[in-house]
RNA sequence: UUCUUAUCCAGAGAGGUGGAGGGACUGGCCCUUUGAAGCCUCGGCAGCAGGUUCUUAUGAAUACUGUGCCAAUUCCAUCAAGCACAUCGCUUGAAAGAUGAGAA
Numbered sequence: 001u002u003c004u005u006a007u008c009c010a011g012a013g014a015g016g017u018g019g020a021g022g023g024a025c026u027g028g029c030c031c032u033u034u035g036a037a038g039c040c041u042c043g044g045c046a047g048c049a050g051g052u053u054c055u056u057a058u059g060a061a062u063a064c065u066g067u068g069c070c071a072a073u074u075c076c077a078u079c080a081a082g083c084a085c086a087u088c089g090c091u092u093g094a095a096a097g098a099u100g101a102g103a104a
Stems, first nucleotide, its partner, number of pairs: 001104008013042005021031003026077003043070003048066003051062004074096001078094006
C1' cells in the first nucleotide's frame, strides 16, 4: 500500500515548547494570537487484539501488554430506496474516511 472483517449519535485535557495554522480531500460551517499544527511531560477515556480471572458454552470482568482516542455525530454534505412536505426535513442502505484485528 491492497484485500477481508468489526465498530464509528457514548466517553475523556492540563502543563511545557512552538509561533500560524487546524478540523482527511472538495464545498460549507467552525476552531485558532484569550496561541493552530508539530514535539515533550503528566493525566484521562475506551475496551479492538493479546494476557489474567469467572463461566459448560455463549459471554462477562479486569486494565497488565500492544494499539487507538481526549471541540462540534466521522462537525455537515454525496448516491440509491422509502417517508414527509408550502419550505426546512426524517429513516435505511451504499460510497468516502478513521481505528482495531487478520491476510497478501
Annotation
Model confidence (mean pLDDT): 83 of 100. A computed fold for a 104-nucleotide RNA from Neobacillus vireti, annotated as SAM riboswitch aptamer (S box leader). Lineage of the source: Bacteria > Bacillota > Caryophanales > Bacillaceae > Neobacillus. It was read from a public genome assembly, where an Rfam model found it.